[in-house]
Molecule: Glycine riboswitch aptamer
Organism: Planctomycetota bacterium
RNA sequence: CACGCGAUGCCGGGAGAGCCCUCCGCGCUGCGGAGGCACCGAAGGGGCAAGCCGUUGGUCGCGGCGAAACUCUCAGGUCACCGGACCGGCAUCGACAG
Numbered sequence: 001c002a003c004g005c006g007a008u009g010c011c012g013g014g015a016g017a018g019c020c021c022u023c024c025g026c027g028c029u030g031c032g033g034a035g036g037c038a039c040c041g042a043a044g045g046g047g048c049a050a051g052c053c054g055u056u057g058g059u060c061g062c063g064g065c066g067a068a069a070c071u072c073u074c075a076g077g078u079c080a081c082c083g084g085a086c087c088g089g090c091a092u093c094g095a096c097a098g
Stems, first nucleotide, its partner, number of pairs: 005094009018037001020036007038078003044074001045072003051065005
């Protein structure tokens, strides 16, 4: 230096699930708000395995650390728009680094 790693920015791709019911309002075949029931999981958030550590002479047990796209469904979402984990491209910065 290159490839790769981490972060940030820009561009692109990006799933799932009621255009349900009641009431109110409006710019009124719809839209917005409140409530209700039913659903989704890929913003965010919660939970846990193996393993490691501690406790003991040792074991069991107990406690701590500990992952997700698993799980929960608090939040968010269920036409479109917006958002969207994650992926790709480009650029910048950083670590590796001497």